RNA sequence: CGUAGAUAAAGGCAAACUCAUUGAAAGUGGGGACGCAAAACUAAAGGGACUAAGUUGUAGAAACAAUAGGUCAGCCAGCUGUCGGA
Numbered sequence: 001c002g003u004a005g006a007u008a009a010a011g012g013c014a015a016a017c018u019c020a021u022u023g024a025a026a027g028u029g030g031g032g033a034c035g036c037a038a039a040a041c042u043a044a045a046g047g048g049a050c051u052a053a054g055u056u057g058u059a060g061a062a063a064c065a066a067u068a069g070g071u072c073a074g075c076c077a078g079c080u081g082u083c084g085g086a
Stems, first nucleotide, its partner, number of pairs: 003085001005083001012036002017031006034074001041078002046076002048072003054067005
């Protein structure tokens, strides 16, 4: 310098579940570890997934349908990047 990614070392994150809280999805905080070398960041580069509060339509209403300016980075992708030839 840094490839393979190591039963090494230093740190890091935290699924399910659960408690509180806000919500349509889901988020945030506490507990908790299934896992992760990008499980950092980007949702206004792009694909994909979720929702339909609001809006629109059919309707008197209930109900149903359509719709992303919403949500997801622990789905792909883009971008930056720790340790390290044991």
Record summary
This is a predicted structure of an 86-nucleotide RNA (c-di-GMP-I riboswitch aptamer). Rfam family: c-di-GMP-I riboswitch aptamer. Rfam links the family to the GO term cyclic-di-GMP binding. Model confidence (mean pLDDT): 77 of 100. The sequence was found by an Rfam model in a public genome assembly.